Predicted 3D model of RNase P RNA and transfer RNA as a complex of 432 nucleotides. The coordinates come from a structure-prediction model, not an experiment, and the mean pLDDT is 77.
[in-house]
RNA sequence: GAAAGCAGCAGGAUGGUCGCGGAUUUUGUAACCAAAAUCCGAGGAAAGUCCGGGCUCCAUAGGGCAGGCUGCCGGAUAACAUCCGGUACGGGCAACCGUCAGGAAAGUGCCACAGAAAUGUUAACCGCCGAUGGGACGAAAGUUCACAGGUAAGGGUGCAACGGUGAGGUAAGAGCUCACCGGCAACGCUGAGAGGCGUUGGCCAGGUAAACCCCAGUCGGAGCAAGGAGGAAGAUAUUAAGGUGACCCGCCGUUUCUUCCUAAAAACCGCUAGAGGUGUUUGGCAACAGACAUCCCAGAUAGAUGACCAUCGAGGCCUUCGGGCUGAACAGAACCCGGCUUAUAUGCUGCUUUCUUUU
RNA sequence: GUGCUCGUAGCUCAACGGAUAGAGUGUCGGUCUCCGAAGCCGAAGGUUGGGGGUUCAAUUCCCCCCGAGCAUA
Numbered sequence: 001g002a003a004a005g006c007a008g009c010a011g012g013a014u015g016g017u018c019g020c021g022g023a024u025u026u027u028g029u030a031a032c033c034a035a036a037a038u039c040c041g042a043g044g045a046a047a048g049u050c051c052g053g054g055c056u057c058c059a060u061a062g063g064g065c066a067g068g069c070u071g072c073c074g075g076a077u078a079a080c081a082u083c084c085g086g087u088a089c090g091g092g093c094a095a096c097c098g099u100c101a102g103g104a105a106a107g108u109g110c111c112a113c114a115g116a117a118a119u120g121u122u123a124a125c126c127g128c129c130g131a132u133g134g135g136a137c138g139a140a141a142g143u144u145c146a147c148a149g150g151u152a153a154g155g156g157u158g159c160a161a162c163g164g165u166g167a168g169g170u171a172a173g174a175g176c177u178c179a180c181c182g183g184c185a186a187c188g189c190u191g192a193g194a195g196g197c198g199u200u201g202g203c204c205a206g207g208u209a210a211a212c213c214c215c216a217g218u219c220g221g222a223g224c225a226a227g228g229a230g231g232a233a234g235a236u237a238u239u240a241a242g243g244u245g246a247c248c249c250g251c252c253g254u255u256u257c258u259u260c261c262u263a264a265a266a267a268c269c270g271c272u273a274g275a276g277g278u279g280u281u282u283g284g285c286a287a288c289a290g291a292c293a294u295c296c297c298a299g300a301u302a303g304a305u306g307a308c309c310a311u312c313g314a315g316g317c318c319u320u321c322g323g324g325c326u327g328a329a330c331a332g333a334a335c336c337c338g339g340c341u342u343a344u345a346u347g348c349u350g351c352u353u354u355c356u357u358u359u
Numbered sequence: 360g361u362g363c364u365c366g367u368a369g370c371u372c373a374a375c376g377g378a379u380a381g382a383g384u385g386u387c388g389g390u391c392u393c394c395g396a397a398g399c400c401g402a403a404g405g406u407u408g409g410g411g412g413u414u415c416a417a418u419u420c421c422c423c424c425c426g427a428g429c430a431u432a
Stems, first nucleotide, its partner, number of pairs: 001355010012312007020041009043330001047341002050339005055223004062249003067219005072086005087101001088099004102214002107212002109208003125155002127151003132148002134145004163181006182204002184201007227269002229262007242252002276295008315326004360431007369384004377415001386402005408424005
C1' cells in the first nucleotide's frame, strides 16, 4: 500500500423569534380558570410483536393427566429461544465464521421413479464359479452341460445396495484371515462436563425424529380495555355458587356469585425513581456481579415534542475551474424493562489476518 | 391488546414430502360459417408472496420478513 475479518461509535450543530405538552412556584380569582417565571420534553431501532420477565387480578399458584416449548457442555441472569466461555463437526491460506448439535443399537411409520432387491441378519438381473452332488461323452485320466447349488469381488439401477484400500486365501468369492483407515462396544487414564487420549474385541449395525415417538428439562390462566366504587333484588349454608382454555384431585371460601340501577365521561388512580443512567473502583478469561460517588431524564389520551430566520455544515449535482445550486437516512413513545429480528443516507474509531513493496 | 386464517396461471380454485405443479374460465392460433356466436382441435401462460434451512427430493415441514383478511373485549 492492497484485499479481508471482527468489535464499536455518531445519527446534523449553534443562536434568535413565534408556538405545543407536562411539572413546580408566584400573582389574580369565591371557584372554574387565567397570566408570568423556572425546569423537562422521542429512538437506536420508539418498529415487527417473535421470545422472556416485572406489575395487576384469580390460592402466597399446589399435585396429576393431557398439551405446548426447549434440546452439545459449563456459566451469567429476574427470566429467556438471549448472552459469555468451551467441545464436536463443517467452511476459509488466515484473522475468523456457521450449526433446531440429545436418542435411528427401545418401538412404529416413510424411502417416489429406477432397480433382482430399499431393511429383513436379506437380495442372484447381467456376470463369476460349479470344488461337492447330478446328467452327457469317454476304457480311464478327463472333457462338457449349467440341473441342484455356491458367490455381493465386478457391471447395471438409484440420494442411498449392509464398512473402505491392499495383500493372502478360494472352485469362485466373502472380515474368511492379515495390515492400515473409518465406525461401534467394553475397559483404563484424563477433564467440572460436553469431550480427549490409549488398549482390546472382526463386533460392522442404511437414511429420516424441522415423521410419530423415547429421554432430560421447563411451562397455572388472563392481560393496563389487567385491576380499583356505591346501592337494590335474588341465589348459596357445610361444603353450594364461584375462583378466565379442557379433565381429575386438592386448596380458598361467609361474604361469594348472578341480574339490574347509578357512578359514566373515552373522568381519576394505576402512570412512570426504574432488574434506572453516568463515572470510578474491586472480583471474574468473559457474559456479569459487588461497592462508592453523582444525576432525575417524556407522560400525551385523537394523542405535545413543531415552524420560520441567520451562520455553519457531512454529502450530492453542475461547471467556462472563478464558482454556482442543493442541504441529512430509517423512522416516531402510549404500563414498564431484558433480548431477538427487520429498516437505516453519510461519516468515524480500534484490533486482527493474508499478500506485496521499502528500510 | 389477544387469538386465528390465507397468499399457487389474467380470474376462481386443486395438488399424502415424489417424475415435467393440474382443472375450470379467460387469451391466442386453426377449423366450421357468407360473417359472427356456440361447438371441435391445438398452443402459450407459474420466481407456488420474498429469503434462509431440514431432506436424496419442499407448494407441502421449520425459522425470519412482506402483504391481505376474520374473530373478540
It holds a member of the Rfam family "Bacterial RNase P class A". The family's RNA type in Rfam is ribozyme.